Predicted 3D model of a 147-nucleotide RNA (c-di-AMP riboswitch aptamer (ydaO/yuaA leader)) from Capillimicrobium parvum. The source organism's lineage runs through Bacteria, Bacillati, Thermoleophilia, Solirubrobacterales and Capillimicrobium. The sequence is in RNAcentral, with records from Rfam. The prediction has a mean pLDDT of 78.

RNA sequence: AACGCCGACGCGCCCUGCGCGCCGGCGGCGGGGGAACCACCGCGGACCUUGUUCCGCUGGGGCGAGUCGGCUCCGAUCACGAGCCGUAGCGUCGCUUUCCGCGACGCGAGCCCGUCAGCUCACCCCGUAGGCGGUCCGUCACAUGUU
Numbered sequence: 001a002a003c004g005c006c007g008a009c010g011c012g013c014c015c016u017g018c019g020c021g022c023c024g025g026c027g028g029c030g031g032g033g034g035a036a037c038c039a040c041c042g043c044g045g046a047c048c049u050u051g052u053u054c055c056g057c058u059g060g061g062g063c064g065a066g067u068c069g070g071c072u073c074c075g076a077u078c079a080c081g082a083g084c085c086g087u088a089g090c091g092u093c094g095c096u097u098u099c100c101g102c103g104a105c106g107c108g109a110g111c112c113c114g115u116c117a118g119c120u121c122a123c124c125c126c127g128u129a130g131g132c133g134g135u136c137c138g139u140c141a142c143a144u145g146u147u
Base pairs, nucleotide, nucleotide: 003133004132005131006130011027012026013025014024028128029127030126031125032124033123038118042057043056044055045054046053047051059116060113061112062111063110068086069085070084071083072082073081089107090106091105092104093103094102095101
C1' cells in the first nucleotide's frame, strides 16, 4: 500500500469505438436569498420639559464547533497585534447492554459579502472542495551509546 479521520455519505450515474481527464447534465447531500402572519424597530447620560427634548456611542450579514473572559508584552494608559491561561462549543477513542454519563487525547481557526439580507409558501441562486492520521514493506539521512 492496506486501513482510518475531519468535512456536506463532499459521493453515484450519464457524457459518439476503448481508457483517463476536462466542460456539461441528472440524482443524492449541503448552503444562501426570498411573502403573509409573527418578531424587531439600539445603548448610555442629562433635565425648566418625561418629551415630536438635548448630548454621546454604535454599520450589518454569511459559511464554520471555532464563542466569551482574564493576565502579560508592544503602544499615548486607547485601538490593533503578539503570547499565555481558561471557557461556551466541537472531534476521535475507550468504559458503560443501550440512553444518560465518565475518562483520555486533540480543536476551540480561517475565509467571504460589501452599507445590504429577521422568520418565510411559491420561486431563485450556489457548493459537492480542502486538509490529515497511518500498520506493513523498502530506501536514505542524522543523533546517541558501545567496541